[in-house]
Molecule: FMN riboswitch aptamer (RFN element)
RNA sequence: CGUGGUCUUCGGGGAAAGGUGACCUCGCCGUUGGCGAGGAAGUCCUGACCGGCGGUAUAGCCCGCGAACCCGUCUGGUGACGGGCCGACGCUGUGGGAUCCAGCGGCCGACAGUAGAGUCUGGAUGGGAGAAGACCCUU
Numbered sequence: 001c002g003u004g005g006u007c008u009u010c011g012g013g014g015a016a017a018g019g020u021g022a023c024c025u026c027g028c029c030g031u032u033g034g035c036g037a038g039g040a041a042g043u044c045c046u047g048a049c050c051g052g053c054g055g056u057a058u059a060g061c062c063c064g065c066g067a068a069c070c071c072g073u074c075u076g077g078u079g080a081c082g083g084g085c086c087g088a089c090g091c092u093g094u095g096g097g098a099u100c101c102a103g104c105g106g107c108c109g110a111c112a113g114u115a116g117a118g119u120c121u122g123g124a125u126g127g128g129a130g131a132a133g134a135c136c137c138u139u
Base pairs, nucleotide, nucleotide: 002138004136005135006134007133008132009131010130017046018045019044023039024038025037026036027035028034029033048119049118050109051108052065053064054063055062060107061106069084070083071082072081073080074079089105090104091103092102093101111122112121113120
């Protein structure tokens, strides 16, 4: 230095501010209902904010991976294995080289709950691509 093994640690971020009012409570009336008062969405509208891992000229939107979700088989159970699904970018400039940098303008975001959710709550003190390190073996 390379290969293999055992172990340890680490390993996901984000609704400022304003508006609307489904619905709820109370009161009143001339009660299939209407009116008034108060409360009421980080889900709706304006706007704000966020970006896992490896590769490659530095990447949420190029290639690949992980998670989530769906199906099947096995299992006493936990779970394991196999398969499926898996979002989104353009222009100009610089350069040898950039859908990665700079400028401008765009776009995307699992499942369950709930007033319709990338941002709240929950599965999850979970899992995880992988990152760093220690020790051992071999050449």